Molecule: transfer RNA
Organism: Candidatus Dormibacteria bacterium
RNA sequence: GCGAUUGUAGCUUAAUUGGUAGAGCAUCCGUUUUGCAAGUGGAAGGUUAAGGGUCCGAAUCCCUUCAAUUGCA
Numbered sequence: 001g002c003g004a005u006u007g008u009a010g011c012u013u014a015a016u017u018g019g020u021a022g023a024g025c026a027u028c029c030g031u032u033u034u035g036c037a038a039g040u041g042g043a044a045g046g047u048u049a050a051g052g053g054u055c056c057g058a059a060u061c062c063c064u065u066c067a068a069u070u071g072c073a
Base pairs, nucleotide, nucleotide: 001072002071003070004069005068006067007066010025011024012023013022019056027043028042029041030040031039049065050064051063052062053061
């Protein structure tokens, strides 16, 4: 330099081929205990890497850029 794959909550990840972004762990508040842990109920946490385009509607389709991994030279 050329190509491929990946990027979603603090971490690990789902989203059935475009139709309201979910779960587990962690965090916080209750409950339980003499107290802690474990259990249990709930809450909060997301500009879906960034920008643009198509569409009534985009995590999903298209273009550009960035980052990571990998192949070729």